RNA sequence: AGAGUUUGAUCCUGGCUCAGAACGAACGCUGGCGGUAUGCCUAACACAUGCAAGUCGCACGCGAAAGUACCUUCGGGUACCGGUAGAGUGGCGGACGGGGGAGUAACGCGUAGAUAAUCAACCCCGGGGACUGGGAUAACUUUUGGAAACGAAAGCUAAUACCGGAUAAUACUACUUUUCUAGUGUUAAGUAGUUGAAAGCUCCGGCGAUCUGGGACGGGUCUGCGUACCAUUAGCUUGUUGGUGUGGUAACGGCCCACCAAGGCUUCGAUGGUUAGCGGGUCUGAGAGGAUGAUCCGCCACACUGGGACUGAGACACGGCCCAGACUCCUGCGGGAGGCAGCAGUGGGGAAUCUUGCGCAAUGGACGGAAGUCUGACGCAGCAAUACCGCGUGAGUGAAGAAGGCCCUCGGGUCGUAAAGCUCUUUGUCCAAGGGAAGAUGAUGACGGUACCUUGGGAAUAAGCACCGGCUAACUACGUGCCAGCAGCCGCGGUAAUACGUAGGGUGCGAGCGUUGUUCGGAUUUACUGGGCGUAAAGGGCGUGUAGGCGGAUUCAUAAGUCGAGGGUGAAAUCCCGGGGCUCAACCCCGGAACUGCUUUCGAAACUGUGAGUCUAGAGUGUGUGAGAGGAGAGCGGAAUUCCAGGUGUAGAGGUGAAAUUCGUAGAUAUCUGGAGGAACACCAGUGGCGAAAGCGGCUCUCUGGCACAUUACUGACACUGAGGCGCGAAAGCGUGGGUAGCAAACAGGAUUAGAUACCCUGGUAGUCCACGCCGUAAACGAUGGGUACUAGUUGUUGUAGGGGAAUCGACCCCCCGUGUGACGCAGCUAACGCAUUAAGUACCCCGCCUGGGGAGUACGGUCGCAAGACUAAAACUCAAAGGAAUUGACGGGGGCCCGCACAAGCGGUGGAACAUGUGGUUUAAUUCGACGCAACGCGCAGAACCUUACCUGGAUUUGACAUCCUCUGACAACCCUAGAGAUAGGGCUUCCACUUCGGUGGCAGAGUGACAGGUGCUGCAUGGCUGUCGUCAGCUCGUGUCGUGAGAUGUUGGGUUAAGUCCCGCAACGAGCGCAACCCUCGUCCUCAGUUGCCAUCGGGUCAUGCCGGGCACUCUGGGGAGACUGCCGGUGAUAAGCCGGAGGAAGGUGGGGAUGACGUCAAGUCCUCAUGGCCUUUAUAUCCAGGGCUACACACGUGUUACAAUGGGAUCUACAAUGGGCUGCGAAACCGCGAGGUGGAGCGAAUCUCAAAAAAGAUCUCCCAGUUCGGAUUGUAGUCUGCAACUCGACUACAUGAAGUUGGAAUCGCUAGUAAUCGCGGAUCAGAACGCCGCGGUGAAUACGUUCCCGGGCCUUGUACACACCGCCCGUCACACCAUGGGAGUUGACAGGGGCAGAAGACGUUGAGCUAACUUCGGAGGCAGGCGUCCAAGCUCUUGUUGAUGACUGGGGUGAAGUCGUAACAAGGUAACC
Repeated sequence: AGAGUUUGAUCCUGGCUCAGAACGAACGCUGGCGGUAUGCCUAACACAUGCAAGUCGCACGCGAAAGUACCUUCGGGUACCGGUAGAGUGGCGGACGGGGGAGUAACGCGUAGAUAAUCAACCCCGGGGACUGGGAUAACUUUUGGAAACGAAAGCUAAUACCGGAUAAUACUACUUUUCUAGUGUUAAGUAGUUGAAAGCUCCGGCGAUCUGGGACGGGUCUGCGUACCAUUAGCUUGUUGGUGUGGUAACGGCCCACCAAGGCUUCGAUGGUUAGCGGGUCUGAGAGGAUGAUCCGCCACACUGGGACUGAGACACGGCCCAGACUCCUGCGGGAGGCAGCAGUGGGGAAUCUUGCGCAAUGGACGGAAGUCUGACGCAGCAAUACCGCGUGAGUGAAGAAGGCCCUCGGGUCGUAAAGCUCUUUGUCCAAGGGAAGAUGAUGACGGUACCUUGGGAAUAAGCACCGGCUAACUACGUGCCAGCAGCCGCGGUAAUACGUAGGGUGCGAGCGUUGUUCGGAUUUACUGGGCGUAAAGGGCGUGUAGGCGGAUUCAUAAGUCGAGGGUGAAAUCCCGGGGCUCAACCCCGGAACUGCUUUCGAAACUGUGAGUCUAGAGUGUGUGAGAGGAGAGCGGAAUUCCAGGUGUAGAGGUGAAAUUCGUAGAUAUCUGGAGGAACACCAGUGGCGAAAGCGGCUCUCUGGCACAUUACUGACACUGAGGCGCGAAAGCGUGGGUAGCAAACAGGAUUAGAUACCCUGGUAGUCCACGCCGUAAACGAUGGGUACUAGUUGUUGUAGGGGAAUCGACCCCCCGUGUGACGCAGCUAACGCAUUAAGUACCCCGCCUGGGGAGUACGGUCGCAAGACUAAAACUCAAAGGAAUUGACGGGGGCCCGCACAAGCGGUGGAACAUGUGGUUUAAUUCGACGCAACGCGCAGAACCUUACCUGGAUUUGACAUCCUCUGACAACCCUAGAGAUAGGGCUUCCACUUCGGUGGCAGAGUGACAGGUGCUGCAUGGCUGUCGUCAGCUCGUGUCGUGAGAUGUUGGGUUAAGUCCCGCAACGAGCGCAACCCUCGUCCUCAGUUGCCAUCGGGUCAUGCCGGGCACUCUGGGGAGACUGCCGGUGAUAAGCCGGAGGAAGGUGGGGAUGACGUCAAGUCCUCAUGGCCUUUAUAUCCAGGGCUACACACGUGUUACAAUGGGAUCUACAAUGGGCUGCGAAACCGCGAGGUGGAGCGAAUCUCAAAAAAGAUCUCCCAGUUCGGAUUGUAGUCUGCAACUCGACUACAUGAAGUUGGAAUCGCUAGUAAUCGCGGAUCAGAACGCCGCGGUGAAUACGUUCCCGGGCCUUGUACACACCGCCCGUCACACCAUGGGAGUUGACAGGGGCAGAAGACGUUGAGCUAACUUCGGAGGCAGGCGUCCAAGCUCUUGUUGAUGACUGGGGUGAAGUCGUAACAAGGUAACC
């Protein structure tokens, strides 16, 4: 210090999550020791038992029992223990110490002050006095009540208990003078009045008491400032605020009371509600902050709940009292007792928190003169890895890299020097022995024979936990197969999971490690430090203006802010620094610093503030001009629509994509004339004007607001902003009353449609208009609050003032200035887009607003409204995103340009028929498998009768039909016979070979054993290879440079051109690569070379005839090599380019025709059944062999073809003209036979020689005469031929006979642009045989293309996008189902609070006090007590109100969920632009 996560990628915004630290923790696994700390966070729930506050005989009176000894009348007595134990009176202390945090939002706490408004026991210092009397009472004794607790009566007695009198102050009260003080007051002096004693005890040292003054310690009270959240709490208050007086208190005070006045608090947040003890500190953080308030320290409040007082120096009292209540216990039922939030401990609650320990040795406290007693404060020990700190679990050596585990490419690697072994050590733990503290200043040691030290012993007693996909250090195997599971976020798991589980290995930490929870951090994600608001969340619709905030120049003063110096305080502990003590550390001790604060004194005077002046630059006023749809009211005008009346006129009009509803023969539409009425104001008209915004448009008049310019006379900071408030505020809507021509929600009808509650059409009511009153919202937008100042320019335009030139009559043109309004653009800013003197730049001032998406601008509450609704405004729950800008693609029922048999123009087909063939479906024992839009379907299959063959049925085999290795044997095979469907089995016949160093080796065959073979079994979504397709489309990229934060862009875009990213020009690009083209093959012309098997012009020979022969190589041809074509030439055009158009020449002309050649990539395209191959599966079977069957089935559907439907034809006869190819298991001639398929035959030929081989359309002649035919040939019958082991399932062909459908084919759809389509035949591969298919060959040989609007596909540029699995995309709402949270809800039920009334314990105060009464008495009484009454008041009872919680039939919307239903609203012009 950052990282992950939105996207195909990018930048930004923004949330979520992680890494860190911490803990009074808990849970899981594990666990050796020590030190130091810490240990009910929940039920302020209830508590058994023990202990936690007593002490003093030097205040006082009384005073045992038991025991021992002695005596005894045996009842007892005496002495000692002993004036002991003990209780009582009295004093001091139980208000400290200890506990927990319920209440409390408060002078409770913190901090700084005040007390001149106060108290103070014990302690210290000073001063004074201490004289004289009195009466009781507890204990005790006796009697007595009660179960007990506890009393009652009578009698005795003491005191430092209680009471009277004297003395009298510097005490107290009043007054006078005086000092100080801002002042209530205070200091000192004086005068007058009032008031006191405890006496004592003693060890004779002293202790104690009393009055008074002071101090110290400690309180009480008051004040400034600070101290949580909610405004969906906005008004609160009657002792309330103040005064006078009385009372009360230690003390001020409405603290209380009487009277008087009507105040007091509050948006700087009163009142109410919720939550909470506060601080020092603690945790975190760089800090500022945030969170927190265990242990330790300070303060507060509390002590079962509520109320109350008493005593006392101090309490309204944790271990005191009284009363009420709840609860528990005892009881003899009459009545009593109790309060662990003290220490232990128990139950309960809970995820969770210890021993009913030892000791007063130390420290501290109470009492005491002291000894001492008491002390669960405290000191120690125990339990707990709860936390921090320290130590250890051994060290060295050790490669045969052991065994074993795991992995493996089978070679090895790794655990791993790790282990074992060997040599050592004993730190710390442990065991044994010995010594043995400090804590203690004289005595006293719980801890404790502890810490520690010494000696000896033995590697001995001691390692786990989490993680290993990224973040984040660390990887493999097996199992599992969207299952089981993991997960902090992103996300893993659907058969090759580094993410699940296990193992091996590794990484991290280590007596711990992980998980969970919480806090801070990271988060600048509430932003003071330190954020934003055009489009991401966010500027109020606009103005006016109150409070508030902020504010021009200058002078003087002041000193509140500010600054400097000093004083006080900021407790200690903690943190930090230095030092020291425990062996170190944690821990502890000492010193320092710090505690950023508050207060106070002095000083400074720049700035801010304040006071008093002055000024004019801000602001305003005046004067003079000017423009304008600024506002309100009244009046007027013409055009148009509609309606009404009339005229002309006749059959349609209207409307639409097309129609219909509708109007019209009762006369429409059209046209003319006249009239009525309402609404709106064409042209002018303009990113022109005005207004704060909403908004404002015919003309005239009246009233009226604002603005600009010029001038510089006046005021003198009067300014800016503006929470609340007030006003204005489009459209729609509401109320009342008018008005209504046109338009037009709702509604009706007609269309469209699958539907059409829409879009379109015909009608049509509210409304739109006016007046008055409401509403108060809009994408009320520049999505940009207002004000001021500053910061390059260029160019329009509005109105104004001025100047100049030209022209001069003017219009007009040009320049400058400020005002308003536009366009562009630099710096700067911005995430980018963009903004840019009209800022989104640079600064200041003020206001409003934002803090992830959804839920939701919703619910509840409140305010407003007639209503509709508006304003204000959450939460539960849910998601990991939602979003902005820009980029590259893809897409669009977006645009532009261009191409293609893409359309169009043509020719011929398919779709109808029959048949062939493939597919689907069905059937079947099986009908093997694959291929499925184009790009599956005459496809794999260039050829299923057996074989093929993978399928089915049946029969057989198991190291196997095939390969390698090992052992043994030496044959096996062929041939013959038998059984069988065959495989196979049995038998017969026959019986090894080669080399040799003679040991054997190799080959072949058989048998055996196990490793293994085998698989057309699965996965083409694990793969290689090959192939299809876009597409022979013109594209796809790179290097360097440049631009951009970046993804990316540029280049490759643009202007032309091309078949082409082909070329030219331009250009921040310059080059290059893969593609295009060319190079290659072939056809077309010529030349040359060669001339057999080819050819035959000339010469010769021969034949009926033929290159038949001699001969020749001229020609054709063959096959080698060359030439030729390059826009080269001319003209035009183009930009002088590239190129295009035309022409010449030429066999060929603009890539001459054809072929081969297929960029980067796309489709998880196809193929595991060509082959190869990972993984999985199978192994007497999913392998292998055999026979038969099937792949050939057949209500049907589709694709591809063949043949036809005829006369451009069929038939018959005759006559021509090819090319490519094939041929020895072959092609097969002549000749003969057969109607024919074919047979016989065998010449010739491994082929430019022989052969297949006849080319057919064409041509000539004849016939048919438009018919289901002399068309067509299916189907069927019979008879045959050929191939083959075999034609039944299931071949082809022939002859005769038969002679079906079919008369040109619906919607739809295919091919083709020239030697092409169409048509005609020929050949070949496969193959024993079996093409209408496929691959080739030649013959004959057209038509048409205006053109690019449209359909399809493609290319480039551009545009929009919410798509990126990329439109076969994305996505919305209702409904149905499940679950979740939530609102309403007749109500029901709790809690809390307020108000009214009744009631009223204890107590205090007041009053009374006839009853009772020791102290005093002047004997009358005073005083006191009981009792009575009153006031206040807790609980209680009752009525009522508010707040809040739980629950509730039913109900509302919301969220989430797998493949549900219906439509298709949005994203492209989303198919009606979208949205408010």
This is a predicted structure of a 1476-nucleotide RNA (small-subunit ribosomal RNA) from an uncultured prokaryote. RNAcentral holds the sequence, with entries from ENA.